[in-house]
RNA sequence: CUGCGUUAAGAGCAAACCCGCCGAAAGGCGGGGACGCAAAGCCACCGGUCUAAAGCGAGGAGCCAUGACAGCGGGGUUGCCAGC
Numbered sequence: 001c002u003g004c005g006u007u008a009a010g011a012g013c014a015a016a017c018c019c020g021c022c023g024a025a026a027g028g029c030g031g032g033g034a035c036g037c038a039a040a041g042c043c044a045c046c047g048g049u050c051u052a053a054a055g056c057g058a059g060g061a062g063c064c065a066u067g068a069c070a071g072c073g074g075g076g077u078u079g080c081c082a083g084c
Stems, first nucleotide, its partner, number of pairs: 003084002005081001012037002017032006035071001041077003045074003048069003055063002
């Protein structure tokens, strides 16, 4: 330096659910709370998923991402540590 990392140490994050705020929604942020996580740090690049305000449509059905999800998979990027 690279790879692995089931049980080391010290730290870290925080699902569901509850409360408040933002948002059309999906969802996000803050507080509480811990199911889990070795990148559960960061980035929507690829696939996937969710939502559908505006728009299209006939004021319907439906379609649609410019909105989201990094805790769905892949990829990129940065990074702590015992041991091998």